RNAcentral holds the full RNA, with entries from SILVA. A computed fold for a 476-nucleotide part of an RNA from Capsicum baccatum var. pendulum, annotated as small-subunit ribosomal RNA, 3' major domain. Model confidence (mean pLDDT): 83 of 100. It matches the Rfam family "Bacterial small subunit ribosomal RNA".
Context: one part of a larger RNA
Order: sequence, then structure tokens, then C1' cells
RNA sequence: UGACAGGAUCCCCCACAAGCGGUGGAGCAUGUGGUUUAAUUUGAUGCAAAGCGAAGAACCUUACCAGGGCUUGACAUACCGCGAAUCCUCUUGAAAGAGAUGGGUGCCUUCUGGAAUGCGAACGCAGGUGGUGCAUGGCUGUCAUCAGCUCGUGCCGUAAGGUGUUGGGUUAAGUCCCGCAACGAGCGUAACCCUCGUGUUUAGUUGCCAUCGUUGAGUUUGGAACCCUGAACAGACUACUGGUGAUAAGCCGAAGAAAGGUGAGGAUGACGUCAAUUCAUAAUGCCCCUUAUGCCUUGGGCGACACACAUGCUACAAUGUCCGGGACAAAGGUUCGCGAUCCCGCGAGGGUGAGAUAACCCCAAAAACAUGUCCUUAGUUUAGAUUGCAGGCUGCAACUCGCCUGUAUGAAGUCGGAAUUGCUAGUAAUCGCCGGUCAGCCAUACGGCGGUGAAUUCGUUCCCGGGCCUUGUACA
Repeated sequence: UGACAGGAUCCCCCACAAGCGGUGGAGCAUGUGGUUUAAUUUGAUGCAAAGCGAAGAACCUUACCAGGGCUUGACAUACCGCGAAUCCUCUUGAAAGAGAUGGGUGCCUUCUGGAAUGCGAACGCAGGUGGUGCAUGGCUGUCAUCAGCUCGUGCCGUAAGGUGUUGGGUUAAGUCCCGCAACGAGCGUAACCCUCGUGUUUAGUUGCCAUCGUUGAGUUUGGAACCCUGAACAGACUACUGGUGAUAAGCCGAAGAAAGGUGAGGAUGACGUCAAUUCAUAAUGCCCCUUAUGCCUUGGGCGACACACAUGCUACAAUGUCCGGGACAAAGGUUCGCGAUCCCGCGAGGGUGAGAUAACCCCAAAAACAUGUCCUUAGUUUAGAUUGCAGGCUGCAACUCGCCUGUAUGAAGUCGGAAUUGCUAGUAAUCGCCGGUCAGCCAUACGGCGGUGAAUUCGUUCCCGGGCCUUGUACA
């Protein structure tokens, strides 16, 4: 000087407390461990692995296993020889491939050949999701959006180092003020950026308002006031005021304001820590394989199942379930796509194919909600696992191993031990909608969008984590 302390002081955080909802019990989904297996490819392992890489494993993907094949190779470059390539048909085969047959030449040209492409041979080589993340760059996680980490010159010290950065206040903040052998500066903090909230100006189509008209869709005419959409500006700065404070920084209150003390949310992550993660995104040193650890292909596996863990979904009901008619969003996507209408089907769906290259048409029905009927506390008109049968769709293909529909079946479950977790406001809780990936989908996941909409916070004694200062040290 650091690190550590079940030492001390001060401070902060959904850290505790005060509340609300969960997990842990049940069934199922997904991931992991273990076990099994020919293979169950692989990485990630306290917080910071485990609905994670994977924004989608039937084939492909695919890296794994078994079988069938290839060896200058699926791919690149250089050299030599032959033939244009493409195309048609047949045999064999699970396919990959192997063998055979037919016809037949194009483009440029200095007429030698060349470009492109196929075949063959040899040699340099290709290839490797093989190893090492403890050889690496790059990216990333974490402490932590915590308030810290340093430098120049000066001064102090023999030196390691110290000072500045400590102290008194204050702040979300090393934020600012005052003081001080320090004076300044940098990386962080804050601000600059994006979205939301208010207004003004501008622009009005496909949107808005009025009108004509209609069963409805549509369409005519007019308007720019509103709504809305896009653009440009304004607006919040402790500016004003009272108190307090040291005449400071600031803090508390009032007024006005759409918004008030960082207005709300996002992006933004200092010096460093963990030999943290990643050689399987791509890059790359070294090592290893080279008729195989490379390449092609068929089938299987990644989906196994005494069990354990993690994250979720659905429930256990009456603040409810079923049924009938009724109402109100936002944000997205769409031409190899979205698909209205009409017809068929109980339905999944099928047929037809209007419209829109989209503020226009379509996906599209929002659901919780309000209203009316029934059910009356039961394993039930609860819950829906499991299984039988009959169907639909995608796709060469749905057995291993897809999703959906109808009907029948109707399991556990009556609120969950020790323990543990999220959240401070349009938040929690609850309700549906959309998207990416995608032929289809195992999505209950992930990322967004809006609807309804709470309770509680005395406070910092204690638990976890963190920051400054100080004391101690058998640690470096």
C1' cells in the first nucleotide's frame, strides 16, 4: 500500500420491515444432472449454468451411431491430356453411386487457340464442429449505472509511498460549496441521443368532420375547427416566493404550470476483478488426423426413463364454470404471401378467389368487462391429465417423432412442510392481441402491444450486498 475481521463510525439498495402475488405439494411443458444406450453429438455448472448457445432436431439441420460408398476429394489455386457443357433413355441399388445407350453442337477468335464447363492422371495441396478459451485477438457476463479510478507539476518521506482524493456541510453522484501544501487535468457521474407526457406553426390523403346515399360494402360534394399522422420549434432552469442553512452549496414548504426538483422509461457500463464464458459464429498460434478425426448417402439417435433439481403453464372453483345476445384497444405482419364474400362440413378444414405493393384491402374474433338464464358446495355443470375411435392440414415422407378437430374416457388436485422469490404506480396482479424463427410445429418459450388496475413503506435495530473514513493483523 492492499486484502481480511462473527472490530468501530457514517451512508445507500425491494436488503430488511410494511404489504400484494407466487415458487416449494398436484398434473403437464421445457431445460439440466444421473442412469440407460450402437448413439442418446456438444458447450454452459453458486450468485453470474439449467424455456441458456437453439429467433423453432420428422428428412435436411447434425456435429453422434450402424450400414453402403469415395480418396487431389463436396470446396480453392496451379500444371498436363482428352471432350464442349447441357440433354434423352435403360440396368443395378435403400440412396449415394456404378454401368450402358442415343442424338448433337453453341460463344469469342489473329484459325494457333481462348472463355466457361465435364472427365482422367500425377504432384504442390484441399479438408477437419479434431485438442488446447490455462497460448490468443475479438465479442460477452459479473461486481455495478456502484461512485469510484488515475495523471502532470509542486511539497513531504532514506524508500516503498503519501498529499491532491482527507476534514465541515450537501447530493442519486469524487454532485456542488467552504476550508486545507497543494494547484490543475483526464476517464467515469451529469448533460448531449431516442421514446412518452403539454402547446404553437406547418402539411391535410388513404386518416378526421359534415353532406348525399345504402340492407350493407361503397360512392358524390364540401371543410381544415376537432381527432390523428409526419416535420420544425417552444417548454422545467430551484426560474419566482416564504422559511432554514455559514450571507454558501443545498434542504423544506407555497404559488403558478401539461409536467417540479434527475418529469417517466430506454440506450449509454470508468480503472479493474473472476487464468470467468466462448478455438462449435467467424479469426488465429501450436499440436494432432490425411484410403481418414476428411467427404457423400440411407436408416437410426439428439425425443430413452426407477429417479433428483431448475424455469414455467394449467388448476384446485361461486370474486366461479357453461350458454345466449351486446361493447371498447394498441402495436405489428402481408405478393413463393395476407386472403374478404358466397357455398359445403358439427368442426379442424375444403371449394370459389373480391381487394389491397397497404393510415385504403386482409390477418382480425380483442379478452377480461357489463347484461340475462342455469348450476348450489359436490371431486361437482370443478379440473382437465391419460387413453380408444373417426377425421383434417403441412410436407417426397408424420412408425420411431408433428400440429389441429369431433366424439367417448375423466387421473392427480380441496391452496401446498422446512425453506424461498418478484414487485414502490399506470408498478404488482390480472386479461387478451401481435411478431420473429417458420413448409409444418411440439411456443405454456422469447420479444413487443395495449385493456382493467391495487395494497403498503413506522423506520434502519437486525439479515444480504455495496461505498467513504478509522483501528487491528500469525496474510501478500